[in-house]
A computed fold for a 371-nucleotide RNA from Homoserinibacter sp. YIM 151385, annotated as Bacterial RNase P class A. The RNAcentral record of the sequence draws on ENA. It is recorded under the gene name rnpB. It matches the Rfam family "Bacterial RNase P class A". The family's RNA type in Rfam is ribozyme.
Formats: sequence, structure tokens, C1' cells
RNA sequence: CGGGUCGGCCAGACGGUCGCGUCGUCGUCGCCUCGUGCGGCGGCGCCGAGGAACGUCCGGGCUCCGCAGAGCAGGGCGGUGGGCAACACCCACCCGGAGCAAUCCGCGAGCAAGUGCAACAGAGAGCAGACCGCCACGUCCUCCUCGGAGGGCGGGGUAAGGGUGAAACGGUGGUGUAAGAGACCACCAGGGGCCCGAGUGAUCGGGCUCGCUGGGUAAACCUCGCCCGGAGCAAGGCCAGACAGACGCCGCCGAGGCUGCUCGCCGAGGUGUCGGGUAGGCCGCUGGAGCGGCACGGCAACGUGUCGCCGAGAGAGAUGACCGUCACGGCGCGAGCCGUACAGAACCCGGCGUAUCGGCCGGCCCGUUCA
Repeated sequence: CGGGUCGGCCAGACGGUCGCGUCGUCGUCGCCUCGUGCGGCGGCGCCGAGGAACGUCCGGGCUCCGCAGAGCAGGGCGGUGGGCAACACCCACCCGGAGCAAUCCGCGAGCAAGUGCAACAGAGAGCAGACCGCCACGUCCUCCUCGGAGGGCGGGGUAAGGGUGAAACGGUGGUGUAAGAGACCACCAGGGGCCCGAGUGAUCGGGCUCGCUGGGUAAACCUCGCCCGGAGCAAGGCCAGACAGACGCCGCCGAGGCUGCUCGCCGAGGUGUCGGGUAGGCCGCUGGAGCGGCACGGCAACGUGUCGCCGAGAGAGAUGACCGUCACGGCGCGAGCCGUACAGAACCCGGCGUAUCGGCCGGCCCGUUCA
């Protein structure tokens, strides 16, 4: 320099003018229950969307369900070790696969418990299978140098060769045989058993031995291990105010309470139609598994200590608009023009997934050249 790979960061900048929302403070006006009160208006000040606020797919906090009790059903997860409040997340490692490599990918337990599934092709695809071929035997025919050769038919043997397929019951060579076959032998590949070594472990390395030798699929039923009670801030609580009940059904022989079922526990209300009333305020609500710096421990995820900081909380409604200069990209000879993404809080966190104009920084790998 070229190519590649991985990670982090920004999300136009500055100034001006006019606005919006919460909170604080000051002024003014009004109200009353006369207070550190409430409300209206105005001034000033702080703060005011995100890396994904999104999808709502997972995991928690929090709240209520009287306690959260048992079993079944159901759901989730699945190499090992660690991290975390927890997780389906993260880190490190192992195994398998791709790549020269950096690195990436894996919904990675169990098909030697059972059941099931496998298109097309093919004779045969599940305790395999004779289509071609090979091989003896029986029988018939033909030929001849009379010992055999060739052919037809029949029932057999054979998985070495051909052919089909994603896959055909280890591979190569030999012995053996009528022809063949792990039938036997040597080597190689895999597997089982026993033992040794390394590692916390997944796993890896090695020795002896047994001829033991096809698989795939569990995002198929299923088996094993671990985990899971339900509903969700319109949760839930408080205050103020209004109102009017009527009729029916079910219910202590158990309604209903907490999801599907059973048990257990509690035990008197539940529900439908018509009619009437209200649709106000406050809390929950944002200071938190918070953010940043430094030090220490750890390969890392992360943890501990210390210092500093406060960054939306609504009415499902605010977070904006314009102008100037600059930046970046595109177009144009030029003056200049156009564009600057995806998207947007609503109880709060941790993840995952998806969207995203463009730009910056860094690690590593491969190739080439020079020193």
C1' cells in the first nucleotide's frame, strides 16, 4: 500500500430570535378552611428522548390476588466452568464444521428404552437386497481333435465387481474358496471394556484387549436433568363528590376465591337484564441491580473500595420552528441548489431481535514492496 476480519464511539456543530413541558424561585391578582395554602398570569433559573426510547420475544424488581400448600397436566431450558437480582443474556474454555489465517457458525443432553418418519431414483432403504454379473449342480440341445467347449431352462450359492441413490451393513492388500464373504491375517479408520496420565470440568493424550463394524432425524412422539403459582401501573391505594332502585337466575346439598384438572385451605355472596349516577383530585412516579473517574482482584464477563454527579416523568397531548456561519455527501464549469438516517419516552431495570444517511478510532490476519 492492497485485501480481509473483529471491536468501540458519534448521531451534524456553534450563535441568534420566537415558542412548549415539569420543577424551583420572585412578583402580582383572585379564592378560602387564613396556611411554609390553592389557583390564574408574568419574570428569572435548572433540566427536557434513544442507541435503538421500537418490536413486546425472554428475564427480574414492584403491586394485588388471605398464606403460597401438594400432585398431575402444561410450558421453558439443555457441552463444561464462571458472571449476574435473574435470564433463552454475557465471558472463558471444550467438541464439531467453514476459512491459508485473523475470525466466524452450531435450538451442541439422550435414536447401543420403545414407537415413528425418509421424496425421487433403485432389484433392494430397516431384524436389508440377487437387476446385471460371478460360481458350481441338475436337465436338454449343438459342435468336435471324444476329452471337453458353448448355449437354453430349472432350483440354488455369492454382497468381491457393475448400476441407482444424500445414504447400500467399515477401507486397502492378502489367505481362502466352486465363486465369495471379518470366514481368517496384516495395516488403517471407528466403537466397546479395563487401566494410566493431564485438567475443577466438558474433554484430551497413551497402553492393553475384544473382529465388536453402517447411518440420519428428538425445532418427531418420547426419556433424563434443572427451572416455572396467576394477573399486570388501565397493577394497586387514598380523598372528595353523585346516585335509586326493580326484576330474574345460581348458592352452606358450598356460590365464589388463584390460571386447566384433582386434593387441601378460606367460607356468603355471585351473576344477568332494565333503570340511575360519575368520568374530579392525590399517591404509586422515578435517586436507581443508577451514571462517570480512579485504584485493586480476575484471562474475561464482572466484583470490591473510594471520589464525584443528578439526567423527562405528562392530560396516553411538551421535548419545536426559523435565520446565519461552518462540517459532511450528491449535482453543477460556476454563482449556487438539494440532502444529513432510523425512529421517538408513559411503572422501572437487564437482555435479545429488528431498523439506521453517513463518519471517526483502534486491535488482529493475509499478500506485496522497501529497510